The RNA shown here (THF (Tetrahydrofolate) riboswitch aptamer) has 112 nucleotides.
It matches the Rfam family "THF (Tetrahydrofolate) riboswitch aptamer". From the family's description: Tetrahydrofolate (THF) riboswitch was first reported for Ames et al. as an RNA motif in 5' untranslated (5'-UTR)regions of folate transport and biosynthesis genes in Firmicutes genomes. The literature on the family includes a 2010 paper in Chem Biol by Ames et al., "A eubacterial riboswitch class that senses the coenzyme tetrahydrofolate".
Its mean pLDDT, the model's own confidence on a scale to 100, is 75.
[in-house]
RNA sequence: AUCAGAGUAGGCGUAUGCGCGUAAAGUGCGGAACGAACGGGGAGUUGUCGUUCCGACGAAAAGCCGUCCGUAUGAGCGGAGGCUUGCGGUGCGUAUGCCGCAUCCCGCUGAA
Numbered sequence: 001a002u003c004a005g006a007g008u009a010g011g012c013g014u015a016u017g018c019g020c021g022u023a024a025a026g027u028g029c030g031g032a033a034c035g036a037a038c039g040g041g042g043a044g045u046u047g048u049c050g051u052u053c054c055g056a057c058g059a060a061a062a063g064c065c066g067u068c069c070g071u072a073u074g075a076g077c078g079g080a081g082g083c084u085u086g087c088g089g090u091g092c093g094u095a096u097g098c099c100g101c102a103u104c105c106c107g108c109u110g111a112a
Base pairs, nucleotide, nucleotide: 002111003110004109005108010099011098012097013096014095015094016093017092018091019090020088021087022086029055030054031053032052033051034050035049036048040106041105042104043103061085062084063083064082065081067080068079069078070077071076
């Protein structure tokens, strides 16, 4: 010098645990401002992520109760709370799989 390879942030899938919402927040979409991170080192985007704000769109509830409150003569009705099963392109954790340096320079491992 040549060829091959490993490894980041992050993203996605699956399983699982604990929550949140179902009185609609969240998620997803568009925009703005600010910020952060981006293989071991340096640089770093029109890419990634976060926070705040704005806009458009938009939903799945059902059953139960030696409980509480209100009301009623009472059956009951209304509300609260709890439990169960659902639902939400729902949040976080754990395990696992997949993808993954925009790019540039240098480095690491192997062929040696």